RNA sequence: GCCUUAUCAAGAGUGGUGGAGGGAAUAGGCCCGAAGAAACCCGGCAACCGGUAUUGUAGCACGGUGCUAAAUCCUACAGAAAUUAUUUUCUGGAAGAUGAGGA
Numbered sequence: 001g002c003c004u005u006a007u008c009a010a011g012a013g014u015g016g017u018g019g020a021g022g023g024a025a026u027a028g029g030c031c032c033g034a035a036g037a038a039a040c041c042c043g044g045c046a047a048c049c050g051g052u053a054u055u056g057u058a059g060c061a062c063g064g065u066g067c068u069a070a071a072u073c074c075u076a077c078a079g080a081a082a083u084u085a086u087u088u089u090c091u092g093g094a095a096g097a098u099g100a101g102g103a
Base pairs, nucleotide, nucleotide: 002102003101004100005099006098007097008096013042015041016040017039021032022031023030026076027075028074029073043068044067045066048064049063050062052058053057072095077092078091079090080089081088082087
């Protein structure tokens, strides 16, 4: 990298180092950033797996991950509704992220 499956509107800093970018990719939009971006450290959040117990459940940050602006920031494809000629809303899909399992 591929396949299966579950979840994705909750939650999490007035910290340190660092120095100009960042919000996955493409396009459009909208944002964050010298009142300090990315990255790293510390702190924190969260029960997916393990472990625990009185085991369809409960509880726990001990171990393995993960996460720590905005719905996965929004849209892109298909369908529906409203309004009407411009938008809005809803449902599903695609893509993506994370966990667990598999070839």
Molecule: SAM riboswitch aptamer (S box leader)